[in-house]
Molecule: SAM riboswitch aptamer (S box leader)
Organism: uncultured Flavobacteriaceae bacterium
């Protein structure tokens, strides 16, 4: 890198280095940012995918956070495509779906 499955409107920040960008990609919108962006490091935290422990009718239930990941502005920031409803139309609405993406576990 590829495939499968699951989840993605909840939750959780301080310090140091750094010095201008960042919010995945394209376009548009909107937002964050010298009251210090990205990135890296330290510490802290959140969550509970793997996992710990106990029980089990073996489906699962409860439990915890030592370890492996992950995460700590805004819904995956929003829209784009399809579908549905409304609208004369432009368009509006939709915890609907697809595509794309992120994370985890597993697989060849």
């Nucleotide at each position: 890198g590829u495939g499968u499955u699951a989840u993605c409107a909840a939750g959780a920040a301080a310090g140091g280095u750094g010095g201008a960008g960042g919010g995945a990609u394209u376009a548009g919108a909107c937002c964050c940012u010298g009251u210090g962006a990205a990135a890296c490091c330290u510490u802290a935290g959140c969550a509970a995918c793997c996992c710990u422990u106990u029980c089990u009718c073996c489906g699962g239930a409860a439990u915890g956070a030592a370890g492996g990941u992950g995460c700590u502005a805004a819904a995956u920031u929003c829209u784009a495509c399809a579908c549905a409803g409304c609208u004369u139309a432009g368009g509006c609405u939709g915890a609907u779906g697809a595509u794309a993406g992120a994370u985890a576990a597993c697989a060849a």